[in-house]
RNA sequence: UCAGAAAAAGGCAAACCCACUGUGAAGCGGGGGCGCAAAGCUGAGGGUCUGAUGGUUCAGAUAGUCUGGCUGCCUGAA
Numbered sequence: 001u002c003a004g005a006a007a008a009a010g011g012c013a014a015a016c017c018c019a020c021u022g023u024g025a026a027g028c029g030g031g032g033g034c035g036c037a038a039a040g041c042u043g044a045g046g047g048u049c050u051g052a053u054g055g056u057u058c059a060g061a062u063a064g065u066c067u068g069g070c071u072g073c074c075u076g077a078a
Base pairs, nucleotide, nucleotide: 001077002076003075004074011036012035016031017030018029020027021026034064040070041069042068044067045066046065047062048061049060050059051058052057
């Protein structure tokens, strides 16, 4: 640097439920466990979603929607 998750050590945590926050999308804490080799971080570009607006558009959410950027355990190859 590239590839992989068979092994080993681990990690994260979908839907759903409870509590709280938010106009909302949704977030956060606990439970839960569908899955994940970056399901670690990042809102940079698209997509999707929310709010406001007569319209244009603006603001926001989503990283487990796609592409990208940064970082990383183990094994193998060069």